[in-house]
RNA sequence: UGGGUUGGCUGGAUGGUCGCGUCGCCCGGCGGUUUUCCGCCGUGGUGCCGAGGAACGUCCGGGCUCCACAGGGCAGGGCGGUGGCUAACUCCCACCCGGGGUAACCCGCGAGACAGUGCCACAGAAAACAGACCGCCACGGCUUCGGCCGCGGUAAGGGUGAAACGGUGGUGUAAGAGACCACCAGGGGCCGCGGUGACGCGGUUCGCUUGGUAAACCUCGCCCGGAGCAAGGUUAGACAGAGGAUGUUGACGCGGCCCGCCGAGUCCUCGGGUAAACCGCUAGAACGGCACGGCAACGUGUCGUCGAGAGAGAUGGCCAUCGAACGUGCUCCCACAUGGGGUCACGGGAACAGAACCCGGCGUACAGGCCAACCCAUUCA
Numbered sequence: 001u002g003g004g005u006u007g008g009c010u011g012g013a014u015g016g017u018c019g020c021g022u023c024g025c026c027c028g029g030c031g032g033u034u035u036u037c038c039g040c041c042g043u044g045g046u047g048c049c050g051a052g053g054a055a056c057g058u059c060c061g062g063g064c065u066c067c068a069c070a071g072g073g074c075a076g077g078g079c080g081g082u083g084g085c086u087a088a089c090u091c092c093c094a095c096c097c098g099g100g101g102u103a104a105c106c107c108g109c110g111a112g113a114c115a116g117u118g119c120c121a122c123a124g125a126a127a128a129c130a131g132a133c134c135g136c137c138a139c140g141g142c143u144u145c146g147g148c149c150g151c152g153g154u155a156a157g158g159g160u161g162a163a164a165c166g167g168u169g170g171u172g173u174a175a176g177a178g179a180c181c182a183c184c185a186g187g188g189g190c191c192g193c194g195g196u197g198a199c200g201c202g203g204u205u206c207g208c209u210u211g212g213u214a215a216a217c218c219u220c221g222c223c224c225g226g227a228g229c230a231a232g233g234u235u236a237g238a239c240a241g242a243g244g245a246u247g248u249u250g251a252c253g254c255g256g257c258c259c260g261c262c263g264a265g266u267c268c269u270c271g272g273g274u275a276a277a278c279c280g281c282u283a284g285a286a287c288g289g290c291a292c293g294g295c296a297a298c299g300u301g302u303c304g305u306c307g308a309g310a311g312a313g314a315u316g317g318c319c320a321u322c323g324a325a326c327g328u329g330c331u332c333c334c335a336c337a338u339g340g341g342g343u344c345a346c347g348g349g350a351a352c353a354g355a356a357c358c359c360g361g362c363g364u365a366c367a368g369g370c371c372a373a374c375c376c377a378u379u380c381a
Base pairs, nucleotide, nucleotide: 001377002376003375004374005373006372007371008370009369010368012322013321014320015319016318017317018316020050021049023047024046025045026044027042028041029040030039031038032037052352056363057362059361060360061359062358063357064228065227066226067225071259072258073257074256076224077223078222079221080220081095082094083093084092096110097108098107099106100105111219112218116217117216118213119212120211133158134157135154136153137152139150140149141148142147166184167183168182169181170180171179185209186208187206188205189204190203191202192201193200194199232279233278234277235276241270242269243268244267245266246265253261286305287304288303289302290301291300292299293298326347327346328345329344331342332341333340334339
């Protein structure tokens, strides 16, 4: 200098002017009230604050609220290497194994295929206790002496395929074959060392060598009450009931079913009234600095900060200056490819996208800018 990998930050800035919302204070008015004070109203004044890093998706996990004896079981659902972290999670961190990459690094629905059932198109003889198409050999028969037929052996050679009962060399054989041997690859047993562990390394021994697929059904291990802020609660206010079914031989109650528990209502049809105000609602598993522990995720301590709380739903408009990518022109340098780089001038004017109970993650979208570390190549010192 170029290419690559990983992580982080930002998401236009400044000034002026007009305007919007909650809350606090002041002023004015009204009401309650003995005063203090309280409440309401206002084209009133003023001050602090006023969308995100994803607010999107609604995919996970929780806080919180209600049901509730959250009791047992079945069904159902989720997860799946090991160890940590966390309020919890399938997130996150580190490591192991496997695969990709020169590497930094990235990927993994990572337990089980001798528990069982499926599937592997086409081709091929045969696709799993799988097989004989072409071949090779023994015996018998025939022969125009090239071979042909029958029967038996064989799976080393060839072919098909993504994949065909380990590989190379030899012994042996009628011809072959782990049938046997040497070495190798894979696997099993035993032992030693290292590691918290998954696992790794080494030694020894055994001819053990008969696929893949569970992101197919399944088996194994671990985990799981339900519903959800339209949850739920307080205050005020209004109304009109009628008919029927069922229930102490057990209603209702917990997503489904069974058992158990509880103990009196429950359900259907027709009809009437109400829909207001307030709370929940933002000080929190919060954020930031420093120190210590830890490889890290993160934890502990200490100091500091208070960052929208709307309720049909606010945060905007205008002007000026600056302003990235990009385009054009002049000029300088390199190159000779009509391209690249630098300075100047003009133009240009920046993405995805908006809280609605809150939080931790994941996924998706995103113009431009900035920072850091690491890997590879080349060059210089």
Molecule: Bacterial RNase P class A
Organism: Microbacteriaceae bacterium